Context: one part of a larger RNA
RNA sequence: GAACGAACGCUGGCGGCAGGCUUAACACAUGCAAGUCGAGCGCCCCGCAAGGGGAGCGGCAGACGGGUGAGUAACGCGUGGGAACGUACCUUUUGGUUCGGAACAACUCCGGGAAACUGGAGCUAAUACCGGAUAAGCCCUUCGGGGGGAAAGAUUUAUCGCCGAAAGAUCGGCCCGCGUCUGAUUAGCUAGUUGGUGAGGUAACGGCUCACCAAGGCGACGAUCAGUAGCUGGUCUGAGAGGAUGAUCAGCCACACUGGGACUGAGACACGGCCCAGACUCCUACGGGAGGCAGCAGUGGGGAAUAUUGGACAAUGGGCGCAAGCCUGAUCCAGCCAUGCCGCGUGAGUGAUGAAGGCCUUAGGGUUGUAAAGCUCUUUUGUCCGGGAAGAUAAUGACUGUACCGGAAGAAUAAGCCCCGGCUAACUUCGUGCCAGCAGCCGCGGUAAUACGAAGGGGGCUAGCGUUGUUC
Numbered sequence: 001g002a003a004c005g006a007a008c009g010c011u012g013g014c015g016g017c018a019g020g021c022u023u024a025a026c027a028c029a030u031g032c033a034a035g036u037c038g039a040g041c042g043c044c045c046c047g048c049a050a051g052g053g054g055a056g057c058g059g060c061a062g063a064c065g066g067g068u069g070a071g072u073a074a075c076g077c078g079u080g081g082g083a084a085c086g087u088a089c090c091u092u093u094u095g096g097u098u099c100g101g102a103a104c105a106a107c108u109c110c111g112g113g114a115a116a117c118u119g120g121a122g123c124u125a126a127u128a129c130c131g132g133a134u135a136a137g138c139c140c141u142u143c144g145g146g147g148g149g150a151a152a153g154a155u156u157u158a159u160c161g162c163c164g165a166a167a168g169a170u171c172g173g174c175c176c177g178c179g180u181c182u183g184a185u186u187a188g189c190u191a192g193u194u195g196g197u198g199a200g201g202u203a204a205c206g207g208c209u210c211a212c213c214a215a216g217g218c219g220a221c222g223a224u225c226a227g228u229a230g231c232u233g234g235u236c237u238g239a240g241a242g243g244a245u246g247a248u249c250a251g252c253c254a255c256a257c258u259g260g261g262a263c264u265g266a267g268a269c270a271c272g273g274c275c276c277a278g279a280c281u282c283c284u285a286c287g288g289g290a291g292g293c294a295g296c297a298g299u300g301g302g303g304a305a306u307a308u309u310g311g312a313c314a315a316u317g318g319g320c321g322c323a324a325g326c327c328u329g330a331u332c333c334a335g336c337c338a339u340g341c342c343g344c345g346u347g348a349g350u351g352a353u354g355a356a357g358g359c360c361u362u363a364g365g366g367u368u369g370u371a372a373a374g375c376u377c378u379u380u381u382g383u384c385c386g387g388g389a390a391g392a393u394a395a396u397g398a399c400u401g402u403a404c405c406g407g408a409a410g411a412a413u414a415a416g417c418c419c420c421g422g423c424u425a426a427c428u429u430c431g432u433g434c435c436a437g438c439a440g441c442c443g444c445g446g447u448a449a450u451a452c453g454a455a456g457g458g459g460g461c462u463a464g465c466g467u468u469g470u471u472c
Base pairs, nucleotide, nucleotide: 001472002471003470004469006468007467008466009465010464013344014343015342016341017340018339019337020336021302026300027299028298030297031296032295035060036059037058040057041056043054044053045052046051067255068254069253076180077179078178079177080176081175082174085172086171090168091167092166093165094164095163096162097161098132099131100130101129107122108121109120110119111118112117138148139147140146153160154159155158181227182226183225188218189217190216193215194214195213196212197211198210199209200208230252231251232250233249234245235244236243237242257278258277259276260275261274280291281290282289283288308334310333311332312331316330317328318327319326320325347377348376349375350374357368358367359366360365383408384407385406386405387404391399416461417460418459419458420457421442422441423440427456428455429454430453431452437444438443
């Protein structure tokens, strides 16, 4: 000098754009944040009907979106390759969509419980479940035309679906080369360990797991251990090389009260799903139950320190639905904060008797200073009145009567902060008297202090200025 997710002190007019718990991955009151489909199905309620509402079975979605950075020094990430894999919805192609059956919710009846909830009996539908048929292609195979395995219908009659197979697209799982912090005051580490055979398991390769066999594997080119840390694109600085860093935005990873586990599913070992254990909080009729903000707001706490318990689905996007539409704290907006960057303003011209006042003075004067007053103008901003978009497509605008435009009055509503011994731009007087104090370094202060405090004057920056912290 530059920079900052900054904080603190003094000060503070406006707008645009951005940013806003870096600390306790501390605990959380309350509300909302994931639903949707009656064109899959039966039933109940309201209604004359049309129609509307309700829970349940069923389908799709809840694996996305949003948050956080605890853990992780690792194929986690970055980059470049690879082969032994999966992929709902979407696209293309092709072949099918047949005949039956038995249940379970809802509902009714009888119970248990304070509640959460739950037991028994009976009835019932389906795109829920099961069986038979069929099999181009598919899978298995001892390769023998041997074996196995599918489907679902709905409606406004135009479509939407369902099943098998192949291909694509997308997304993902796995493997490898190279790169990826500090410590040797960590030198040895390793028994499923290293490899083989066989088996199991997986979507898939593989000690992934197991049985047996062999005795290997890694390491001063730093193994192991310990500490620290999410990684990257980037960001800051620097002429560059480099150094530091990883907020916002984007990609990947990991996590969801702590630990473990699986279920469902195309996909999870699942933030707002389930089970178990633990800590904590709450309810209880003491028998037993409920919960998980590192979603958006908000509260307590911690802290130098970080915002509203706001509006809307109008746009973009997502889920469901044939659609109308519903949901969406994603998102778009608004609110708060000089936290930052950028822009604008706080007036312009004229005005000497160099007014008054202040300060200094050698008492003559000098300076503040064209500064003020006065005169002549202007109206950015602000106020008031009127008009009024784009963002939206035929319709639909939260923002919002917003941006912007026209008009009116009126200099009116708007300047501070730090410094003045040298470094370093800027000097005098008074007070104080090694006191009170200053200070980044050198150093000032003990009776004439340009260094302390005040005043006048001056210098610098300016809606900011200075200090502190951190990085280069």
This is a predicted structure of a 472-nucleotide part of an RNA (small-subunit ribosomal RNA, 5' domain) from an uncultured bacterium.
Model confidence (mean pLDDT): 87 of 100.
It matches the Rfam family "Bacterial small subunit ribosomal RNA".